[in-house]
Molecule: transfer RNA
Organism: Pogonomyrmex barbatus
RNA sequence: GCCUCGAUAGUUAAAGGGAUAAAAUACCUGCUCGGUAAGCAGGAGAUCCAGGUUCGAUUCCUGGCUGAGGUG
Numbered sequence: 001g002c003c004u005c006g007a008u009a010g011u012u013a014a015a016g017g018g019a020u021a022a023a024a025u026a027c028c029u030g031c032u033c034g035g036u037a038a039g040c041a042g043g044a045g046a047u048c049c050a051g052g053u054u055c056g057a058u059u060c061c062u063g064g065c066u067g068a069g070g071u072g
Base pairs, nucleotide, nucleotide: 001071002070003069004068005067006066010025011024012023018055027043028042029041030040031039048064049063050062051061052060
């Protein structure tokens, strides 16, 4: 240099054109408790960046940044 794959809450991680973007854990509040643990209930929090296609993009296309692997 070229090729392939990845990137979504603090972390882990689903959704592969039409959900309020699912969940776990962490965090916050309340209850419970001998209690700053455990348990229960509730809450806030996310699509790498810029364009394009589409009525509609996390999803498809182009370019870029970045991580992993392969190859001359």